[in-house]
Context: one part of a larger RNA
RNA sequence: CUGGGUUUAAAGGGUGCGCAGGCGGAGAUGCAAGUCUGCAAUGAAAUGUCAGGGCUCAACCUUGGCACUGUUGUGGAAACUGCACCUCUUGAGCGCUGUUGAGGUGGCUGGAAUGAACGGUGUAGCGGUGAAAUGCGUAGAGAUCGUUCAGAACACCAAUUGCGAAGGCAGGUCACUAGGCACGCGCUGACGCUCAGGCACGAAAGCGUGGGGAGCGAACAGGAUUAGAUACCCUGGUAGUCCACGCCCUAAACGAUGGAUACUAGAUAUUUUAUCAACAGAUAAAGUGUCCCAGCGAAAGCGGUAAGUAUCCCACCUGGGGAGUACGCUCGCAAGGGUGAAACUC
Repeated sequence: CUGGGUUUAAAGGGUGCGCAGGCGGAGAUGCAAGUCUGCAAUGAAAUGUCAGGGCUCAACCUUGGCACUGUUGUGGAAACUGCACCUCUUGAGCGCUGUUGAGGUGGCUGGAAUGAACGGUGUAGCGGUGAAAUGCGUAGAGAUCGUUCAGAACACCAAUUGCGAAGGCAGGUCACUAGGCACGCGCUGACGCUCAGGCACGAAAGCGUGGGGAGCGAACAGGAUUAGAUACCCUGGUAGUCCACGCCCUAAACGAUGGAUACUAGAUAUUUUAUCAACAGAUAAAGUGUCCCAGCGAAAGCGGUAAGUAUCCCACCUGGGGAGUACGCUCGCAAGGGUGAAACUC
């Protein structure tokens, strides 16, 4: 390179937006670049191939034909692609109406619990474990009642639920803001799909500056356990966890399954709607699950939310180790991230 692949064997980019690029709905007309075709020129010789010939054969040499799949010019065709122009509405988008949700940002606010401070009652224990001890307590703890303060998280509702591109999102309420869906009507008229680079977002941990600090809790200290115990258990406890702003950019960032479109038996549950109905239910749409036909699959399994049948675009894989390492480049305050080999070895 031609292939074959990517749920679990190597392999889907963490996610989205999107320039270039690739691909792209229906009808009419024209052009003729791609495409097809006639003719002409050229395509040196050698080489190749076919049929002969010469060395006793062969290798070798040699004659003729073909081939040299190409290129150029010219005449023609117009189905497909392309280009130009006109038109269409089913793809896409917009408006009106309705509806939906832990979607996002900011503010205000609530109760339970926990801890602390102060006060009352009250007395010898509390706490913790497999059992203990460290620890706390007669300077009055723990328990209990009252008052006050602080920070963080939101029981029940709650679900196999919902929303979001992913990460993720849950007390209540207000403001601002983004989206989805349904029905009918109207409008634009292919405006679409995908997307290398690029840009944005991106859990937790970590970093910088300033706050905050109840509980929890790396590190650390002590007590146990043990042969030892740099652990598991216990008592404490700093960073951190929380907030604002700025970085970091990773993950089993998982459905280990890229996106879009079309098609391919059914059954059942559920969320939100529309119509009929108004008790139950029926039909349809958009989701979320389960079971399964065909089909697929090495199997497990997948099966209208495909891993089936097809088309388009992107990403990625090519034996294990060495190694996600070294070197270089680049990003970062750093930690480190991105890109990413080889020798050697089995």